[in-house]
RNA sequence: GGGCUCAUGGUGCAGCGGUCUAGCACAUUCGCCUGUCACGCGAAAGAUCGUGGGUUCGAAUCCCAUUGGGCCCG
Numbered sequence: 001g002g003g004c005u006c007a008u009g010g011u012g013c014a015g016c017g018g019u020c021u022a023g024c025a026c027a028u029u030c031g032c033c034u035g036u037c038a039c040g041c042g043a044a045a046g047a048u049c050g051u052g053g054g055u056u057c058g059a060a061u062c063c064c065a066u067u068g069g070g071c072c073c074g
Stems, first nucleotide, its partner, number of pairs: 001073007010026004018057001028044005050066005
């Protein structure tokens, strides 16, 4: 220098153009249960999807650029 790939709540993942103003698990908070804790059950808060543009009626999802991590080639 060229190419591929990953980047979504605190953590790990799903979602691959249309009730997704984004879902699941764990963690957190509150309640129930229990003599207490744990377990279990119920509920709540928390991400506009690395960043900036573009395409589209509509994008986390497609395109371009860019940042960071990983891998391959030279």